[in-house]
About this RNA:
A computed fold for a 1510-nucleotide RNA from an uncultured bacterium, annotated as small-subunit ribosomal RNA. Its Rfam family is "Bacterial small subunit ribosomal RNA". Model confidence (mean pLDDT): 84 of 100.
RNA sequence: AGAGUUUGAUCCUGGCUCAGGACGAACGCUGGCGGCGUGCCUAACACAUGCAAGUCGAGCGGGUAGGUGCUUUAAUGAACCUUCGGGUGAUUUAAAGUACCGAAAGCGGCGGACGGGUGAGUAACGCGUGAGCAACCUACCCUUUAGCCCGGGAUAACAUCGGGAAACCGGUGCUAAUCCCGGAUGAGCUUAACUGGUUGCAUGACUGGUUAAGCAAAGGUGGCCUCUGAUGCAAGCUACCGCUAAGGGAUGGGCUCGCGUCCCAUUAGCUAGUUGGUGAGGUAACGGCUCACCAAGGCGACGAUGGGUAGCCGGCCUGAGAGGGUGGACGGCCACACUGGGACUGAGACACGGCCCAGACUCCUACGGGAGGCAGCAGUGGGGAAUAUUGCACAAUGGGCGAAAGCCUGAUGCAGCGACGCCGCGUGAGCGAAGAAGGCCUUCGGGUCGUAAAGCUCUGUCCUAAGGGAAGAAUUUUGACGGUACCUUAGGAGGAAGCCCCGGCUAACUACGUGCCAGCAGCCGCGGUAAUACGUAGGGGGCGAGCGUUGUCCGGAAUCACUGGGCGUAAAGGGUGCGUAGGCGGCCCUGCAAGUCAGGUGUGAAAGGCCUCGGCUCAACCGAGGUGAGCACUUGAAACUGUAGGGCUUGAGUGCAGGAGAGGAGAGCGGAAUUCCUAGUGUAGCGGUGAAAUGCGUAGAUAUUAGGAGGAACACCAGUGGCGAAGGCGGCUCUCUGGACUGUAACUGACGCUGAGGCACGAAAGCGUGGGGAGCGAACAGGAUUAGAUACCCUGGUAGUCCACGCCGUAAACGAUGAGUGCUAGGUGUUGGGGGGUCAUACCUUCAGUGCUGCAGUUAACACAUUAAGCACUCCGCCUGGGGAGUACGGUCGCAAGACUGAAACUCAAAGGAAUUGACGGGGACCCGCACAAGCAGCGGAGCAUGUGGUUUAAUUCGAAGCAACGCGAAGAACCUUACCAAGACCUGACAUCCCCCGGACCGCUCUGGAGACAGAGCUUUCCCUUCGGGGACUGGGGUGACAGGUGGUGCAUGGUUGUCGUCAGCUCGUGUCGUGAGAUGUUGGGUUAAGUCCCGCAACGAGCGCAACCCCUGUCGUUAGUUGCCAGCACGUAAAGGUGGGCACUCUAGCGAGACUGCCGGUGACAAAUCGGAGGAAGGUGGGGAUGACGUCAAAUCAUCAUGCCCCUUAUGCUCUGGGCUACACACGUACUACAAUGGCCACUACAGAAGGAAGCGAAGCCGCGAGGUGGAGCAAAUCCUACAAAAGUGGUCCCAGUUCGGAUUGCGGGCUGCAACUCGCCUGCAUGAAGUCGGAAUUGCUAGUAAUGGCAGGUCAGCAUACUGCCGUGAAUACGUUCCCGGGCCUUGUACACACCGCCCGUCACACCAUGAGAGUCGACAACACCCGAAGUCAGUAGCCUAACCGAGAGGAGGGCGCUGCCGAAGGUGGGGUCGAUGAUUGGGGUGAAGUCGUAACAAGGUAACCA
Repeated sequence: AGAGUUUGAUCCUGGCUCAGGACGAACGCUGGCGGCGUGCCUAACACAUGCAAGUCGAGCGGGUAGGUGCUUUAAUGAACCUUCGGGUGAUUUAAAGUACCGAAAGCGGCGGACGGGUGAGUAACGCGUGAGCAACCUACCCUUUAGCCCGGGAUAACAUCGGGAAACCGGUGCUAAUCCCGGAUGAGCUUAACUGGUUGCAUGACUGGUUAAGCAAAGGUGGCCUCUGAUGCAAGCUACCGCUAAGGGAUGGGCUCGCGUCCCAUUAGCUAGUUGGUGAGGUAACGGCUCACCAAGGCGACGAUGGGUAGCCGGCCUGAGAGGGUGGACGGCCACACUGGGACUGAGACACGGCCCAGACUCCUACGGGAGGCAGCAGUGGGGAAUAUUGCACAAUGGGCGAAAGCCUGAUGCAGCGACGCCGCGUGAGCGAAGAAGGCCUUCGGGUCGUAAAGCUCUGUCCUAAGGGAAGAAUUUUGACGGUACCUUAGGAGGAAGCCCCGGCUAACUACGUGCCAGCAGCCGCGGUAAUACGUAGGGGGCGAGCGUUGUCCGGAAUCACUGGGCGUAAAGGGUGCGUAGGCGGCCCUGCAAGUCAGGUGUGAAAGGCCUCGGCUCAACCGAGGUGAGCACUUGAAACUGUAGGGCUUGAGUGCAGGAGAGGAGAGCGGAAUUCCUAGUGUAGCGGUGAAAUGCGUAGAUAUUAGGAGGAACACCAGUGGCGAAGGCGGCUCUCUGGACUGUAACUGACGCUGAGGCACGAAAGCGUGGGGAGCGAACAGGAUUAGAUACCCUGGUAGUCCACGCCGUAAACGAUGAGUGCUAGGUGUUGGGGGGUCAUACCUUCAGUGCUGCAGUUAACACAUUAAGCACUCCGCCUGGGGAGUACGGUCGCAAGACUGAAACUCAAAGGAAUUGACGGGGACCCGCACAAGCAGCGGAGCAUGUGGUUUAAUUCGAAGCAACGCGAAGAACCUUACCAAGACCUGACAUCCCCCGGACCGCUCUGGAGACAGAGCUUUCCCUUCGGGGACUGGGGUGACAGGUGGUGCAUGGUUGUCGUCAGCUCGUGUCGUGAGAUGUUGGGUUAAGUCCCGCAACGAGCGCAACCCCUGUCGUUAGUUGCCAGCACGUAAAGGUGGGCACUCUAGCGAGACUGCCGGUGACAAAUCGGAGGAAGGUGGGGAUGACGUCAAAUCAUCAUGCCCCUUAUGCUCUGGGCUACACACGUACUACAAUGGCCACUACAGAAGGAAGCGAAGCCGCGAGGUGGAGCAAAUCCUACAAAAGUGGUCCCAGUUCGGAUUGCGGGCUGCAACUCGCCUGCAUGAAGUCGGAAUUGCUAGUAAUGGCAGGUCAGCAUACUGCCGUGAAUACGUUCCCGGGCCUUGUACACACCGCCCGUCACACCAUGAGAGUCGACAACACCCGAAGUCAGUAGCCUAACCGAGAGGAGGGCGCUGCCGAAGGUGGGGUCGAUGAUUGGGGUGAAGUCGUAACAAGGUAACCA
């Protein structure tokens, strides 16, 4: 950095797709280790269990359970003593006291507002950024100042009684405090009044003075000391911790403001506490925050209101950047804590693990009533594609409480699980060729996996075992992690590789299987029998403990374009103007400084990114330093923009003087023509068409003459002429009126340009009301056409077309080109003016318009080109793949028709523009051909032959299929052929090669069985070499396996061969040039030719394959040669005869030559090529005929000539044999033959060829037979002999127009020939029979001269069989004006939506299947509001009832307070009518998609009626 995909190819436009990176991922296959991170994106779904917020006894009462120590009392009673009475008394027990420790509970303080979770809500001052508070608060902490005095009261715990299942509650009684209260004091603070100073933009602020009023406090612990006889108590002092008041700080908050912050205008108007004021209340504080009153404001296209979606940011991903996407982890802010509402406490909450109420849910219950809230950490269920342990520890960091020890801490530190991610390491290293075995491929030679393995020699990262063993602790203690990291030793290659891909994009190829099946696929697309695309294998490529897939985001995509796109034809200029807001704006001077530029300051949290260093062995990871856009403030600059002031005239406008014009509106007038009416003349038609008919006309049309009526439109002039903003405007005159142009330079002095909304105008058609109505003419009717014809054509004809008034508001409303300004070569027309010039034209010049042509430049090309689509600026409109669709829904407008605005689902891999080469056209021009025409003869009708189709059959073998299959393969099917069918046989085979064994020649002959193949038996029968053992050649039999064999398939796997266009004149190349390119040029053009034949011209110059010529036959002559040919002259000779001698003159034969070249003459032509005519010549313009077939087309034909890949069969799809079939027969078609007759038939007689063939052959004469033929066997391997008489023709006769003396089919009988064999199924012959047919419908074929037509002859095939085929000669015409038409072809040009190329493409309805969607009586649900009802908790307010410790009072009572009650507000709930959105709905509308459905033929060519827009 690009690539694939629209086309036959090209360029462009344009969409789709891919390669990259990323992820809190998931899924599939696989999985060794470690480090660092990370892990419910879904149900803000519901939660069992445990833990997550406590702490302080140095605030207080209490000291219970209990423990320890001591003392006393009582009991016990070991042991000892004993006077035996008892004593001492260990031990144990109990009680009391005391000291210490001390769980739980309580009062009190501090903390539960932090930490932790989540992202539901929120489009907001919520967040970000920057400011402000002269409008505020702040516990704990720091600092400063002052103080801490005297009293009083209650209550929990506790005790007791009671209620309750429980939760819990009530009564009575006792008690403490750092609990509560009163008083004092007041450095001070607050409030009020009065009065100074300083200061601010302002409201105001700061700081003094005087007076008055109000306002504090709490103690605890340790030590020392005093009092006391002593303990205790108490007092004092002191230290520390607290307490009170006040000032300041710090920290944390509260409030306000500027700017920024998603989508929808198919949401355009919203708002009543709403906006402001005054006053009051309330708050820490400003404020409609709340209330009363007053005013009527406030917001909005710079997007209000409404709807949808969403936590915001630092950052993260991507990107070259600008941007785009995103907000998981970490960090900041916000919001929430089952849902909704509420307050209390407090420095702080309207409070996640607090309270009250309502609701839903769950649990307990004795049914009366209670309890609960994991979006804390684990964990469970559920949902889901999907996301972890009911772990350890407070060792560290941090937090709460405490004086501290310490306690608490699921914050946190760690561990566990998961390849979820990033990073690192390993799965071994060296040597090792018999290139092992094996796999795969193979052209069978080999190649490859592959030094890969084995084997040998090593190493030790990870691993295993053992030993040692941290840092992290500051600080005496204290380490969860952890016996972890790390170190040492030993062991042993041992335990550790997969996944995806291999048609192109995109690195990597073969085999087999499959056969449009199974399947693949990101796009293009693969698969229908040779698949590098499916599946498998071998091999290869990529990455690697991962690899692929899916999803999402950015990129590529300049495919929303600020950077950085477009709008003539690809999507896209509004139909046109006027003009509002807005945007933009001429020259000079001065000021300001908003934009702009520069310096400085503040901020820009940390983390992250980048740069530089550093720490873990490296890296990931971590640490340190540096770096910043923006915003705010400040100091400057003044060119530009802006703004203020002054001036100018060139932009713009006005005045004055002119001329041009279908510019607009109204009124009037005119002639030509059509039609109608009246009258005349006049008679049978008129009219219309491709041709007709409908229609009109004898009741008098058409035609013609005269008069009249009425409506509409204005010939000629008329012109890429004029005018208008566009639509549009056309007879003449008048009236009113708009604009432009030219000249002048008097006036104004930037007054300008554009223009979202808005307003006006706006063809035709259409609508409303009223007129009018000649012609034309939707609808409609009739006639034609047609398969049909709801059309095109014809005859009629209503709306309409016209006028007035009012709507509609659209067109291919087009130059498919918005408006304005400036600049950038020319040439040539034309319209209207001006200047110069001329006698007048001409001519020169200038302004405005309107055309053509053309340079630079632009463009994908076409094209545009001073009238830009060029170079620039300003403003507006519009576009973003095709279809769905200008459709649906909604809205606005309209009487309606409808217009404007204007989607989505779904679907496709394109749709498109310009140009190129072809092909095609019921496009054009030119030209050719037996193409038509002019002719001749046919075919199509008949019979028969033959081929084909069809049908039949056991089989009727197969192929050929328009021309270019069909008398074709087949130059010849009775057997054979033969491939088909039936039946019978064979299995290394009928045929080839190799090996082994036996035998011997092989061959040939005979017999038996059999349909034959075959089987059996018999007879006969070798060669070469030799060291004599044998070997070899040939051959028969047997065996084994390789193999043979296949007319089995595929001509769409092929070679070769062939047909055809077409013997048409074409098809190409090299170099050059032009074009971005496909391509073009050359090869086109002017002539000419049979011809791309030749000449000339030309950005072409040359060349090749074709054409022509060279080759063969034929036509003339010469020469050579002279047998088998010939016979002029000579001789012989016959009945006749070149029969003989002789000869080679002639004919002929067959070699070599000559000849013809537009060479000569004349005309035409361009001084050419050439052409026309002529001469000469046997032949004249290619003399006639043949051979010869360019590049290519038809997947043309042939696998059955042959060859051949692959597939298939292998006791058969091979091979062999007998018989049958290919010969069938209702029928259809092709090609021939014979005819239908007199140009003929028949009979008789009589002439004249050419070419070819002949030895298993041709076969003569002679004889026999009516004949076919037989017999015969001369001659001939051929210019000698034979086939072999040519026939038509000619001469003569006959027939006399008829189904015949035409015609010969068919059939009967009898013969002949070939052949093993003529039944199926041959040919010939004689006699008899004597069918159809009397010249052939539509249609169609051949032929232009020795041709058609006609006549016979020969040959190949072949035993036999010819109407076929291939040749030969005889007789021998007619016609061609001409190129309009049919067919085919060539060249040029044109159109094209065709390229499989018109046998193309393609449209719509209908039918079927599926999909999404609109409407729809309705139904269901969600959401946000509104109105009313009800009204919990609770604040606030009021208060007549009840209760009441502190203060006052002697008391009564009061002050104050509480409860209750009432009121305002108020959640949930209820009712109601609307709104928005979603789902669903009988039926219905169109739409889309779908290899082979139906009907037509609309479009693309002049698409057969040019197409298209409204």